[in-house]
């Protein structure tokens, strides 16, 4: 090398777990020789929540605060290993 075997992307089902991102089961199968593991670096996703602003609605009226709803920014402790680096562990196997 050559053969067994492995995994399994998009999408589609599921009252299957999450606030979401995802995550898990089933069918699929683009593609992977580490597409097996570990979130350490950097990189992407997301934001229950946080600061503000907007106007509306309650009250007989007005003002403020809060609640609701609309919006804009900040935030991993939350995910991705099939985004890249680093770590780590290993199956077949001619010559």
């Nucleotide at each position: 090398a050559a053969a067994a075997g492995g995994c399994a992307a998009a999408c589609c089902c599921g009252g299957c777990c999450g606030a979401a991102a995802g995550a898990c089961g089933g069918g699929g199968g683009c593609g992977c020789a580490a597409a097996g593991c570990c979130a350490u670096g950097g990189g992407c996703c997301u934001u229950c929540g946080g600061u503000c602003c907007g106007g509306u609605g309650c009250c007989c009226c007005c003002c403020a605060c809060c609640c609701a709803c609309g919006g804009a920014c900040c935030g991993a402790u939350g995910g991705c290993a099939g985004c890249c680096a680093g770590g780590u562990u290993a199956c077949c196997g001619a010559a």
The RNA shown here (c-di-GMP-I riboswitch aptamer) has 95 nucleotides and comes from a soil metagenome. Rfam family: c-di-GMP-I riboswitch aptamer. Rfam's curators write: GEMM was predicted in a large-scale screen for bacterial structured RNA regulatory elements. The coordinates come from a structure-prediction model, not an experiment, and the mean pLDDT is 81. The RNAcentral record of the sequence draws on MGnify.